[in-house]
Context: one part of a larger RNA
RNA sequence: CUGGGCGUAAAGCGUGCGCAGGCGGUUAUGUAAGACAGUUGUGAAAUCCCCGGGCUCGACCUGGGAACUGCAUCUGUGACUGCAUAGCUAGAGUACGGUAGAGGGGGAUGGAAUUCCGCGUGUAGCAGUGAAAUGCGUAGAUAUGCGGAGGAACACCGAUGGCGAAGGCAAUCCCCUGGACCUGUACUGACGCUCAUGCACGAAAGCGUGGGGAGCAAAAGGGAUUAGAUACCCCUGUAGUCCACGCCCUAAACGGUGCACACUAGGUCUUGGCGGAUUCGACCCCACCAGGGCCCAAGCUAACGCGUUAAGUGUGCCGCCUGAGGACUACGGUCGCAAGACUAAAACUC
Numbered sequence: 001c002u003g004g005g006c007g008u009a010a011a012g013c014g015u016g017c018g019c020a021g022g023c024g025g026u027u028a029u030g031u032a033a034g035a036c037a038g039u040u041g042u043g044a045a046a047u048c049c050c051c052g053g054g055c056u057c058g059a060c061c062u063g064g065g066a067a068c069u070g071c072a073u074c075u076g077u078g079a080c081u082g083c084a085u086a087g088c089u090a091g092a093g094u095a096c097g098g099u100a101g102a103g104g105g106g107g108a109u110g111g112a113a114u115u116c117c118g119c120g121u122g123u124a125g126c127a128g129u130g131a132a133a134u135g136c137g138u139a140g141a142u143a144u145g146c147g148g149a150g151g152a153a154c155a156c157c158g159a160u161g162g163c164g165a166a167g168g169c170a171a172u173c174c175c176c177u178g179g180a181c182c183u184g185u186a187c188u189g190a191c192g193c194u195c196a197u198g199c200a201c202g203a204a205a206g207c208g209u210g211g212g213g214a215g216c217a218a219a220a221g222g223g224a225u226u227a228g229a230u231a232c233c234c235c236u237g238u239a240g241u242c243c244a245c246g247c248c249c250u251a252a253a254c255g256g257u258g259c260a261c262a263c264u265a266g267g268u269c270u271u272g273g274c275g276g277a278u279u280c281g282a283c284c285c286c287a288c289c290a291g292g293g294c295c296c297a298a299g300c301u302a303a304c305g306c307g308u309u310a311a312g313u314g315u316g317c318c319g320c321c322u323g324a325g326g327a328c329u330a331c332g333g334u335c336g337c338a339a340g341a342c343u344a345a346a347a348c349u350c
Base pairs, nucleotide, nucleotide: 004321005320006319007304008303012318014201015200016199017198021194022193023192025088026087027086028085029084030083031082033081034080035077036076037075038074040072041071042070049065050064051063052062053061054060091191092188093187094186095185096184097182098181099180103177104176105175106174107173108172109171110154115149116148117147118146119145120144121143125136126135162169163168206247207246208245209244210243211242215241216240220236221235222234223233258317259316260315261314262313263312266295267294268293269292270291271290272289273288275286276285299306300305323350324349325348332343333342334341335340
């Protein structure tokens, strides 16, 4: 130096973009840096190895050889890697034409429901529970009718459904905007894959400033329960939940499965598109592409299971693991308003 692993045993960064780096399709010509073959020089001695010799043997000593797998030099080869030049179109991308979608941002509008307010009807209860009580109500509640205010969320459709890199995204309409997929034609001509550092996004909770505040509800108060009850249950209820701007940067951020490419039996369902067929349509049938599920062959796996959406067979690149605890810690550093986050030990114990 090589050699083991990462779904569940330790181990895939939360996700993407991407500089450096690593790796890289196909044809021809050149070059000769890598590579390969040979020449020459050198590679001290000792050691190691082989064949001998000397101490009775051995260790040891000693003669010869080999080796010293290296470096330099020169000559040659031109398959492969590199470099240079000129091409190609199968990778990648662009244009034209279509398709589906809760993808993102902004604005406008809508109905149901809860709560509150006003007025009317109306009278003794309402609410709540395992049972109660606190609570609300004769100052007229609950119920019911009409009117009004305000905030938040969008029933049914709705689904193993769709979209998005992930987090995530759901009333309707309008504006702006990203991506995907399909059919071929044309064009560019390797422009590609991955990616340390970096940059961006990143649920909920939390923080700052200013709004908003219907319902719900940490904290807090009260009522129960209980041996106690700093809980579970009940009545209230403030932050918060909502909006704008700025932070925080963590999750069982999960498919507990990094990204990309290629190869390897099938069966069935489903979304979108293209084509054929049919009687306008619908039902229906066949083939292909992209996506989403289920079941299984081979193979893999410690087993469970995975199985063309691989955990199969290969390749490229990145990340990570190395007994348990101490320790998602201390110290230091960086970031943050703070909360804290990231990076990350040791003694000691077993």
Small-subunit ribosomal RNA, central domain from a metagenome, 350 nucleotides, folded computationally. The RNAcentral record of the full RNA draws on SILVA. The coordinates come from a structure-prediction model, not an experiment, and the mean pLDDT is 86.